The RNA shown here (transfer RNA) has 72 nucleotides and comes from Merluccius polli. The RNAcentral record of the sequence draws on Rfam. Rfam family: tRNA. The family's RNA type in Rfam is transfer RNA. Its mean pLDDT, the model's own confidence on a scale to 100, is 82. NCBI's taxonomy places the organism under Eukaryota, Teleostomi, Actinopteri, Ctenosquamata, Merluccius.
[in-house]
RNA sequence: CUCCCAGUGGCCUAAGGAUAAGGCACUGGCCUCCUAAGCCAGGGAUUGUGGGUUCGAGUCCCGUCUGGGGUG
Numbered sequence: 001c002u003c004c005c006a007g008u009g010g011c012c013u014a015a016g017g018a019u020a021a022g023g024c025a026c027u028g029g030c031c032u033c034c035u036a037a038g039c040c041a042g043g044g045a046u047u048g049u050g051g052g053u054u055c056g057a058g059u060c061c062c063g064u065c066u067g068g069g070g071u072g
Stems, first nucleotide, its partner, number of pairs: 002070006010024004026042005048064005
């Protein structure tokens, strides 16, 4: 230089173009002599970023940033 892959709450991982889901963690409560475990409830993501297509985009297209890999 060029090609490919990934980027989604604090962390990990989902989501056939149609309300962004789950686990762990966190907060409150129940239980317990106390803690842990267990049970119940709750908060937290404008999906790396800027545009485009579409009635509608995490998803499709283009640019760009970061990380990983291949090639010369």